Context: one part of a larger RNA
RNA sequence: CACCGCCCGUCACACCAUGGGAGUUGGGUUUACCCGAAGACGGUGCGCCAACCCUCCGGGGGGGCAGCUGGCCACGGUAGGCUCAGCGACUGGGGUGAAGUCGUAACAAGGUAGCCGUAGGGGAACCUGCGGCUGGAUCACCUCCUU
Numbered sequence: 001c002a003c004c005g006c007c008c009g010u011c012a013c014a015c016c017a018u019g020g021g022a023g024u025u026g027g028g029u030u031u032a033c034c035c036g037a038a039g040a041c042g043g044u045g046c047g048c049c050a051a052c053c054c055u056c057c058g059g060g061g062g063g064g065c066a067g068c069u070g071g072c073c074a075c076g077g078u079a080g081g082c083u084c085a086g087c088g089a090c091u092g093g094g095g096u097g098a099a100g101u102c103g104u105a106a107c108a109a110g111g112u113a114g115c116c117g118u119a120g121g122g123g124a125a126c127c128u129g130c131g132g133c134u135g136g137a138u139c140a141c142c143u144c145c146u147u
Base pairs, nucleotide, nucleotide: 003110005107008103009102011100013097014096015095016094018092019091020090023087024086025085026084027083028082029081030080031079032078033077034076039072041070042069043068044067047065048064049063052061053060054059113134114133115132116131117130118129119128120127121126
């Protein structure tokens, strides 16, 4: 840059993040149930054993070991819940972009004053109805203040 101004929305193109999304992949956590290694612990211990005790020297007691068994329990398995993240056809709006398409809604009385609420309608800005506000211009009148 001052109306040859400003400016709104749809649409098209590009990029960015994001919501929904049949599902799918992985992590964390949790509930129920199944399995139950090793181990310590408890029970048993008819088999076995050098230490201690008794002995009539045969053995017995005590203690221990193997074995058996019980609950505990790691890993694992089945089913479910919660949560986090990745991917996901399709889909919703949002942001940004030099410039593009359609119109011209708003800003002057913006050419139908505008705006708010609500309902209906429409490519889009929007339009129409009803109610409300002046943050409306113009004209006239009234009241008050100043000179």
Model confidence (mean pLDDT): 80 of 100. Small-subunit ribosomal RNA, 3' minor domain from Albidovulum sp. bin36, 147 nucleotides, folded computationally. Its Rfam family is "Bacterial small subunit ribosomal RNA". Rfam links the family to the GO terms ribosome and structural constituent of ribosome. It was read from a public genome assembly.